[in-house]
RNA sequence: GCGGUCUUCGUCUAUCGGUUAGGACACCAGCCUUUCACGCUGGGAAGACGGGUUCGAUUCUCGUAGACCGCG
Numbered sequence: 001g002c003g004g005u006c007u008u009c010g011u012c013u014a015u016c017g018g019u020u021a022g023g024a025c026a027c028c029a030g031c032c033u034u035u036c037a038c039g040c041u042g043g044g045a046a047g048a049c050g051g052g053u054u055c056g057a058u059u060c061u062c063g064u065a066g067a068c069c070g071c072g
Base pairs, nucleotide, nucleotide: 001071002070003069004068005067006066007065010025011024012023013022018055027043028042029041030040031039048064049063050062051061052060
């Protein structure tokens, strides 16, 4: 330099154009307990960035950035 794959809550991970963007762990609050832990209930929290297509984009597409793999 070229090609390919990927980027979603703090972390891991779902979501084949219309979901309130879901779940687990973590965190916070309450209950339970003499206290902690465990357990139960509830809560906050996410689409790398910028364009395009579309009535509607996390999803399709283009560019940029980053990560990984391969080729040279």

A computed fold for a 72-nucleotide RNA from Bosea sp. (in: a-proteobacteria), annotated as transfer RNA.
Its mean pLDDT, the model's own confidence on a scale to 100, is 82.
Rfam family: tRNA. Rfam classes the family as a transfer RNA. From the family's description: Transfer RNA (tRNA) molecules are approximately 80 nucleotides in length.
The sequence was found in a public genome assembly.